[in-house]
Molecule: SAM riboswitch aptamer (S box leader)
Organism: uncultured Actinoplanes sp.
RNA sequence: CUCAUCCAGAGGGGCUGAGGGAACGGCCCGAUGACGCCCCGGCAACCACCGCGCUUGACUCGAUGACGAGGCCAGCGCGCGGCAGGUGCUAAUUCCGUCCCGGCGUCGCGGCGAGCGCGCGCCCGGGAAAGAUGAG
Numbered sequence: 001c002u003c004a005u006c007c008a009g010a011g012g013g014g015c016u017g018a019g020g021g022a023a024c025g026g027c028c029c030g031a032u033g034a035c036g037c038c039c040c041g042g043c044a045a046c047c048a049c050c051g052c053g054c055u056u057g058a059c060u061c062g063a064u065g066a067c068g069a070g071g072c073c074a075g076c077g078c079g080c081g082g083c084a085g086g087u088g089c090u091a092a093u094u095c096c097g098u099c100c101c102g103g104c105g106u107c108g109c110g111g112c113g114a115g116c117g118c119g120c121g122c123c124c125g126g127g128a129a130a131g132a133u134g135a136g
Base pairs, nucleotide, nucleotide: 001136002135003134004133005132006131011040012039013038014037015036019029020028021027023098024097025096026095041090042089043088046086047085049082050081051080052079053078054077059070060069061068062067094130099127100126101125102124103122104121105120107119108118109117110116
C1' cells in the first nucleotide's frame, strides 16, 4: 500500500500499584485493585492442513469461429464440512458521538404559508474518515 472482517462469542489465578477505555466530548471501568506483564483456561475460525461437491482450464475425441462430449494426476477459483498447527480475541457495537446524507419530533427561531429555510434533539438508518485484526 491492497483486500476482507469489525451489533455474535469467550475468565480464573499470580505480580504490580494508578490510572484506563486511541485524540476530544460524553459515558463507563478502577484501592472490593482497573491498565499492564506472566501462567492456565476459553471463544472464534482469517491463514495453514484434511474431506466432499461445483466451476474453470491444461489435455483427448468429434465438428471446424468461439461448439459438443469426455476429462486421470497436479493446479486456479467458489461453496460446505472437519481440525485447531500460525495469528487474533476474551467489559460495554470499534462503548457512543465527532465528517456527510437521509428519517423522525407535543422542540426553537424565521417565514402569510407549505411536503419551506436554519438550528437543536433522537437506545433511528446508511455512508465516509480514523482505528483494530488477518491475509498478501